[in-house]
RNA sequence: GCGUCGGUAGUUCAAUGGUAGAAUUCUUGCCUUCCAAGCAAGAGGCCCGGGUUCGAUUCCCGGCCGACGCA
Numbered sequence: 001g002c003g004u005c006g007g008u009a010g011u012u013c014a015a016u017g018g019u020a021g022a023a024u025u026c027u028u029g030c031c032u033u034c035c036a037a038g039c040a041a042g043a044g045g046c047c048c049g050g051g052u053u054c055g056a057u058u059c060c061c062g063g064c065c066g067a068c069g070c071a
Stems, first nucleotide, its partner, number of pairs: 001070007010024004018054001025043006047063005
């Protein structure tokens, strides 16, 4: 330099054109003599910029970052 794959919550992963879900984490409450565990509620996110579309996390283009392969 070229190609392939990937980038989503503090962390690990889903989803797939119709306002993103789980686990864990954090906070509050319940329970308990206290703690832990358990239960309930809440907080927290689509890498960036453009395009297509009524609508983009998803499709297309460019960029950045990472992994792998080739040279």
Molecule: transfer RNA
Organism: Piptocephalis cylindrospora